[in-house]
């Protein structure tokens, strides 16, 4: 120098002036409605106006997919359905998340990936091709026997090539196919065949060694050896009531404390927030159907499992210990508009010592805008920068 891997920061614009939006404190002035009055007056303040001051979207605000905080229901107990997770060991409030190690694979490498417990517990499924695809199987072959043509030899007993046709033995050789019931060699056999050896891989069992572990490594023994597939149904281990901020709750008003039907006298019928049924609880509460009244106000509403410096522990995720800050809170829902110079893209025209400089037009300058918080995944995306790391080249 090229090309490649992998982590971070930041948040597409900076910096001034003018104008403007909304919220929170504090003043100050003004108050409807309400309250108490000795009627003179006080009291409280929704809300408005003026000052002064803080704050005023995002790394994903998005999907709504996990997991919790909170709040109802019953202090949510235990069981089935039904859902989830699935190597080990850690982090965390917890989790499907995050961190490291393990095993596989995939890359030369730095590094990715992985619905990673079980298929001798049982159900299935694998088109086609093929002799046979789970307990299998003989197309094409090889072998020995009987048999019958032909040929050639002959010591006439018969051998030997050769093709048929009948039944046996094989599955090492070929074919098919993604895949074929271990593999290379040696013996051994009519001819093979783990048949038996020798290494190897598998699988099952021991013993030692390392590791918290999941595993790893190394030695012995053994039938010899029987597949794939669970993001296929199942099987096992573990976690999960549910419903949502319009959850909920207080205050104020205002209605019709409505009508009508069903409906027990208990060893309980109904209710008791996804479905079944149990404890438990209420005890006529309920159940169907008509029909009435509320559009106001306030808390849930931003102080957190919080942020950021620094320090100590840990490979790492993260945790402990100190300091410091408080950094949106609407409620159809705010944070904008203009000007000016700089940054960034892109176009032309100029110059140039080829690094680049000037000049001048145009860019709503990626994706995108909270709505109870928060921890993640996921998805969309412009880029600017900055570390380490790998392969190649080339100088020295």
């Nucleotide at each position: 120098c090229c090309g490649a891997g992998c982590c971070g920061c930041c948040g597409a614009g900076g910096c001034g002036g003018c104008c403007g939006c909304u919220u929170c404190u504090c003043g100050u002035c003004g108050a409807g409605a309400c309250c108490c009055u000795c009627c003179g007056g006080g009291g409280c303040g929704a809300c408005g106006g003026c000052g002064a001051g803080g704050g005023g979207a995002g790394g994903a605000a998005a999907g709504u997919c996990c997991g919790g905080g909170c709040u109802c229901c019953a202090c949510a107990g235990g069981g089935c359905a039904c859902g989830g997770u699935g190597g080990u060991g850690g982090g965390u409030a917890a989790c499907g998340c995050c961190c490291a190690c393990c095993g596989g694979c995939c890359g030369c490498g730095a590094g990715g990936c992985c619905a990673g417990a079980g298929c001798c517990a049982g159900u299935g499924c694998a088109a086609c091709a093929g002799a046979g695809a789970a307990c299998a199987g003989a197309c094409c072959g090889c072998c020995a026997c009987g048999u019958g043509g032909c040929g050639c030899c002959u010591c006439c007993g018969g051998g030997u090539g050769u093709c048929g046709c009948g039944g046996g033995g094989u599955a090492a050789g070929g074919g098919u196919g993604a895949a074929a019931c271990g593999g290379u060699g040696c013996g051994g056999u009519a001819a093979g065949a783990g048949c038996g050896c020798a290494c190897c891989a598998g699988c099952g069992g021991g013993g030692c060694g390392g590791g918290u572990g999941a595993c790893c490594g190394u030695u012995c023994c053994g039938g010899c050896u029987u597949g794939g597939u669970a993001a296929a149904c199942c099987u096992c281990a573990c976690c999960g009531g549910g419903a949502g901020a319009a959850a909920g709750u207080c205050c104020g008003a205002a209605u019709a404390g409505g009508c009508a039907g069903g409906g027990a006298g208990a060893c309980g019928u109904g209710g008791c927030c996804c479905g079944c049924g149990u404890c438990g609880u209420u005890g006529g509460a309920c159940c169907u159907g008509c029909g009435g009244g509320u559009a106001g106000g306030g808390c849930g509403u931003u102080c957190g499992a919080g942020g950021c410096c620094g320090u100590c522990g840990g490979c790492g995720a993260c945790g402990g210990c100190g300091g410091u800050c408080c950094c949106a809170g609407a409620g159809g829902a705010a944070u904008g508009g203009u000007c000016g110079c700089c940054c960034c893209c892109c176009g032309u025209c100029c110059c140039u010592c080829c690094g680049g400089g000037g000049a001048u037009g145009g860019g709503u300058g990626a994706c995108a805008g909270a709505a109870c918080c928060c921890g993640g995944c996921u998805u969309a995306u412009u880029g600017u920068c900055g570390a380490c790391u790998c392969g190649g080249g080339a100088u020295u």